[in-house]
Description
This is a predicted structure of a 141-nucleotide RNA (FMN riboswitch aptamer (RFN element)). The prediction has a mean pLDDT of 80. The sequence was found by an Rfam model in a public genome assembly.
RNA sequence: GAGAUUCUUCGGGGCAGGGUGCGAUUCCCUACCGGCGGUGAACCCCUUUGAAAGAUGAGGGAAAGUCCGCGACCCGCUUCGGCGGCUGAUCCGGUGAGAUUCCGGAACCGACAGUGACAGUCUGGAUGAGAGAAGAAAACA
Numbered sequence: 001g002a003g004a005u006u007c008u009u010c011g012g013g014g015c016a017g018g019g020u021g022c023g024a025u026u027c028c029c030u031a032c033c034g035g036c037g038g039u040g041a042a043c044c045c046c047u048u049u050g051a052a053a054g055a056u057g058a059g060g061g062a063a064a065g066u067c068c069g070c071g072a073c074c075c076g077c078u079u080c081g082g083c084g085g086c087u088g089a090u091c092c093g094g095u096g097a098g099a100u101u102c103c104g105g106a107a108c109c110g111a112c113a114g115u116g117a118c119a120g121u122c123u124g125g126a127u128g129a130g131a132g133a134a135g136a137a138a139a140c141a
Base pairs, nucleotide, nucleotide: 001140005137006136007135008134009133010132017029018028019027031121032120033110034109035070036069037068038067044061045060046059047058048057065108066107074085075084076083077082090106091105092104093103094102112124113123114122
């Protein structure tokens, strides 16, 4: 210089209040929650430019539940390593060269099994799996 490969750790949140009912965190009103990578413009943060402070320019970080892709769940196959399939939901207005990402407003979505009563939020598979993130080691030259 290069980074095959190996290992370690980490890696999902949420029913508060009320109604009906013998019985519901499952129904109704209302409340609450938002995995991973990418894209991305405000604001914010860091570095740099600037004698200083500030402006300005440059680089970087962070930044979407509904965009693009992935994971989980489920289904099929399997030489049990995996492979294939399936896989929810956003509009309007504003600013602007540019935004389904910012600002304002109004919406919408959420596996399977269980349950005295229908579950994104309870219980269970799951002390599991996992998109990936961080760190360490390292063939070789």